[in-house]
A computed fold for an 82-nucleotide RNA from a Gammaproteobacteria bacterium, annotated as c-di-GMP-I riboswitch aptamer.
RNA sequence: UUAAGAGAAAGCCUCACCCGUUGUAAAGCGGGGCCGGAAAGUUACGGAUCUUUAAUAUUUUAAAGAUGGCCGGACUACCUUA
Repeated sequence: UUAAGAGAAAGCCUCACCCGUUGUAAAGCGGGGCCGGAAAGUUACGGAUCUUUAAUAUUUUAAAGAUGGCCGGACUACCUUA
């Protein structure tokens, strides 16, 4: 430096759900929680999904947002083995 490893160790994060709080909402944040994760770290670049508004060809289009634990990409990284 590269590859592999959750069937290792030390650690790390925290699905659902509950409480408080922000937001029209999707959802975010804090505390608890502990399904899981080898990047469940960062990033909204592409796809997908969701929310709001407007228009309309009547269920599509556009804009603004949300989701990184939906998938892909990019960047960074502990330990062990080769």

The prediction has a mean pLDDT of 81. Of the family's consensus pairs, 95% are formed in the model. It was read from a public genome assembly, where an Rfam model found it.